The part of an RNA shown here (large-subunit ribosomal RNA, domain I) has 599 nucleotides and comes from Tessaracoccus antarcticus.
It was read from a public genome assembly.
Its mean pLDDT, the model's own confidence on a scale to 100, is 80.
Context: one part of a larger RNA
RNA sequence: UGCGAUCGGUGGAUGCCUUGGCACCAAGAGCCGAAGAAGGACGUUGUAACCUGCGAUAAGCCUAGGGGAGCUGGUAAACGAGCUUUGAUCCUGGGAUCUCCGAAUAGGGAAACCUCGAAAUACCGGAGUCAUGUCCGGCGACCUCUGCCUGAAUAUAUAGGGCAGUUGGAGGGAACGUGGGGAAGUGAAACAUCUCAGUACCCACAGGAAGAGAAAACAAUAGUGAUUCCGUAAGUAGUGGCGAGCGAACGCGGAAGAGGCCAAACCUGCAUUGUGUGAUAGCUGACAGGCGUUGCAAUGUGGGUGUUGUGGGGCCGUUUGGACCAGGCUGUCAUCUGGUCAAGGAGUAAGAAAUGAUCAAUGAAGUUGAAGUGUUCUGGAAAGACACAGCGAAGAAGGUAAAACUCCUGUACACGUAAGUUGAUCACUCCUGAGCGUAACCCCAAGUAGCACGGAACCCCUGAAAUUCCGUGUGAAUCUGGCGGGACCAUCCGCUAAGCCUAAAUACUCCUUGGUGACCGAUAGCGGACAAGUACCGUGAGGGAAUGGUGAAAAGUACCCCGGGAGGGGAGUGAAAUAGUACCUGAAACCGAUCGCAU
Numbered sequence: 001u002g003c004g005a006u007c008g009g010u011g012g013a014u015g016c017c018u019u020g021g022c023a024c025c026a027a028g029a030g031c032c033g034a035a036g037a038a039g040g041a042c043g044u045u046g047u048a049a050c051c052u053g054c055g056a057u058a059a060g061c062c063u064a065g066g067g068g069a070g071c072u073g074g075u076a077a078a079c080g081a082g083c084u085u086u087g088a089u090c091c092u093g094g095g096a097u098c099u100c101c102g103a104a105u106a107g108g109g110a111a112a113c114c115u116c117g118a119a120a121u122a123c124c125g126g127a128g129u130c131a132u133g134u135c136c137g138g139c140g141a142c143c144u145c146u147g148c149c150u151g152a153a154u155a156u157a158u159a160g161g162g163c164a165g166u167u168g169g170a171g172g173g174a175a176c177g178u179g180g181g182g183a184a185g186u187g188a189a190a191c192a193u194c195u196c197a198g199u200a201c202c203c204a205c206a207g208g209a210a211g212a213g214a215a216a217a218c219a220a221u222a223g224u225g226a227u228u229c230c231g232u233a234a235g236u237a238g239u240g241g242c243g244a245g246c247g248a249a250c251g252c253g254g255a256a257g258a259g260g261c262c263a264a265a266c267c268u269g270c271a272u273u274g275u276g277u278g279a280u281a282g283c284u285g286a287c288a289g290g291c292g293u294u295g296c297a298a299u300g301u302g303g304g305u306g307u308u309g310u311g312g313g314g315c316c317g318u319u320u321g322g323a324c325c326a327g328g329c330u331g332u333c334a335u336c337u338g339g340u341c342a343a344g345g346a347g348u349a350a351g352a353a354a355u356g357a358u359c360a361a362u363g364a365a366g367u368u369g370a371a372g373u374g375u376u377c378u379g380g381a382a383a384g385a386c387a388c389a390g391c392g393a394a395g396a397a398g399g400u401a402a403a404a405c406u407c408c409u410g411u412a413c414a415c416g417u418a419a420g421u422u423g424a425u426c427a428c429u430c431c432u433g434a435g436c437g438u439a440a441c442c443c444c445a446a447g448u449a450g451c452a453c454g455g456a457a458c459c460c461c462u463g464a465a466a467u468u469c470c471g472u473g474u475g476a477a478u479c480u481g482g483c484g485g486g487a488c489c490a491u492c493c494g495c496u497a498a499g500c501c502u503a504a505a506u507a508c509u510c511c512u513u514g515g516u517g518a519c520c521g522a523u524a525g526c527g528g529a530c531a532a533g534u535a536c537c538g539u540g541a542g543g544g545a546a547u548g549g550u551g552a553a554a555a556g557u558a559c560c561c562c563g564g565g566a567g568g569g570g571a572g573u574g575a576a577a578u579a580g581u582a583c584c585u586g587a588a589a590c591c592g593a594u595c596g597c598a599u
Base pairs, nucleotide, nucleotide: 001598002597003596004595005594006593007592008591009590015584016549017548020520021519022517023516024515025514026513027512028511029509030508031172032171039101040100041099042055043054044053046079047078049075050074051073061095062094063093064092065091066090070083071082072081106115107114108113116140117139123138124137125136126135127134142169143168145165146164147163148162149161150160176207177205178204179203180202181201187194191241217224218223228255229254230253231252232251238246239245259501260500261499266304267303268302269301270300271299272298273297274296275295279293281294282291283290284334285333286332287331288330289329309479311444312443313442314441316437317436318435319434320433322341323340324339325338326337327336328335343432344431345430346429347428355427356426357425358424359423360422361421362420366415367414372388373387374386376385377384389406390405391395397409398408399407450474451473452472453471454470455469456468457467460486481496482495483494484493485492536543537542556583559570560569561568562567
């Protein structure tokens, strides 16, 4: 030095464990913010630090409820000082306080800081001072809207300015949504049309969902009847350097179901403008009287009416219509209009919009909650074994010195209230004449539809290219109208554009509660089981770790010895100390010691 055996060191694999994660299910919730948010800085406990809580009233203050013996948050003991059956600590609801920054908003600013009162006199209120200084609390940004006052060029006006008010806005938020912009790597085995893809990403805006939505729809000789979503139709019909690829619809089966309101014609109130005029306008009609511009037209605005495709409505005619009251210059006759009640219907999710009472359910903290022992055995320890029992609407689970239905916390069943929520009823509120006929007149959404050119969306790459949407230009018709049925024409059929609203079925999960797992078990599982978005790196945007386990219980080794200490040797604790805070198990690499063999 090598090999072997044994015993160790080092190291932290493996096994076992789980405080933490992951995925999903069900239910809830689906916003917060100038009444100052989200997120932070700095403070705050008797004692340093970090975390948690809180805000100069600072691990807290008040109040209502629950609860019932200890408590003064955690790492984390110790000391000190206290609180508490006159009910503390603790849990839940409501309220108060809530420094500074931050949309940040009096002005500024290098966030958590600085400066101020707008001036020929210095904001408002309060405390204090002889007075000033000082202190405390407020107000003071911008935009929009409403009202009022002023007020140019320019006479009326308008723009502009000022004042007051505003529970109007702003900013934040994981995904889902709608809209505006919008790639490339890639695929086509290269690449340019094409694809990736209207994806990623950026921006704006909204809601608990959003969007869409009550046919100018489909269909095809039969019919359906708003929208949305799922399955199928179907990888079909199509489209496509007919390459790569892209890719419907009808119909059928389901989920859910809900339909409404306007514009216009016509009537009418008001305002403005124009015009008319002394009786031949007008004042509901006839007759008689009376009044005297109240008239007519246009425009604007308010109310009524009206809303459809067997075309609808207006206007006109006609039939019928519960009661009462009022009015239409006066009288008579007729008639019309309005109101109240009745009758009927509806309602706070669309359509108009508030609120209350009663009852019921649900609902925070929470309450109750059955039944086992053994002087047996093993063991440090019994819940294991053995023996004999019991409960069960409870044999889910966790803990307790190993493996507990009956020890503890619980579990099943049952109970419980506040705010709130939901439902029903009543109050309350709102709406309402009905039918038939005529086809003469009026209306039925205009710079719209269509067309030309240029683009885009549609299965559809411009094609024979309908349909839909933009840009530029041009530019109709009003029911004997207009659009569609894939160029276009005819026939036939369907529908009625150019206004608006609309629940549910659908998408998602930052968040709350409960539950589940042929999910992980510390190089795994979230980056994060530990001081984690921490330490550390970077000017910055940003990047981004590692570190779990003594024991049942600290019982964490009193005392003695060696040593400066570190660390050991005894002694002691413990079932175990080769379990000694470098702590469960303790593999391998690597390093030794002893013995044997070889050189």